[in-house]
RNA sequence: GUCCCCGUAGUUCAACGGAAAGAAUAGGUCUUUGCGGAAGAUCUGAUGGCAGUUCGAUUCUGCCCGGGGACG
Numbered sequence: 001g002u003c004c005c006c007g008u009a010g011u012u013c014a015a016c017g018g019a020a021a022g023a024a025u026a027g028g029u030c031u032u033u034g035c036g037g038a039a040g041a042u043c044u045g046a047u048g049g050c051a052g053u054u055c056g057a058u059u060c061u062g063c064c065c066g067g068g069g070a071c072g
Base pairs, nucleotide, nucleotide: 001071002070003069004068005067006066007065010025011024012023013022018055027043028042029041030040031039048064049063050062051061052060
């Protein structure tokens, strides 16, 4: 330099182009308990960025950013 793959809560993962983007875990609060880090309830928290297509984009397209890989 060329090509391919990936990017979603703090972390690990979901989401036929369509309902308030879900779950686990972590964190806050409460309950429970002799105490508890165990159990239960509840709350908070995310689509890498900018454009485009579309009635509608996490999903499709382009460029950029970041990570990984193959070739030279």
Transfer RNA from a Candidatus Gottesmanbacteria bacterium, 72 nucleotides, folded computationally. The coordinates come from a structure-prediction model, not an experiment, and the mean pLDDT is 81. It matches the Rfam family "tRNA". Rfam describes the family as follows. Transfer RNA (tRNA) molecules are approximately 80 nucleotides in length.